[in-house]
Transfer RNA from a Candidatus Gastranaerophilales bacterium, 74 nucleotides, folded computationally. The coordinates come from a structure-prediction model, not an experiment, and the mean pLDDT is 83. The sequence was found in a public genome assembly. Rfam family: tRNA. Rfam describes the family as follows. Transfer RNA (tRNA) molecules are approximately 80 nucleotides in length. Rfam classes the family as a transfer RNA.
RNA sequence: GUGUCGGUAGCUCAGUCGGAUAGAGCGGCAGUCUCCGAAGCUGCAGGUCGGGGGUUCAAUUCCCCCCCGGCACA
Repeated sequence: GUGUCGGUAGCUCAGUCGGAUAGAGCGGCAGUCUCCGAAGCUGCAGGUCGGGGGUUCAAUUCCCCCCCGGCACA
């Protein structure tokens, strides 16, 4: 350089043949329990869905460009 796969919560990831309020586990905080903790249980917070543009009534999803990472080839 070319091709290909990926980038979604602090971490690991799911998801959507375009439409419902964007999710799970772990982690964090609070409550409950306990003599105090841990574990368990309940609740809460946390997201420009990598960035920009386009198409559309509507984009995390489709198209284009760019950035970052993995792999293959050269």
NCBI's taxonomy places the organism under Bacteria, Bacillati, Candidatus Melainabacteria, Candidatus Gastranaerophilales.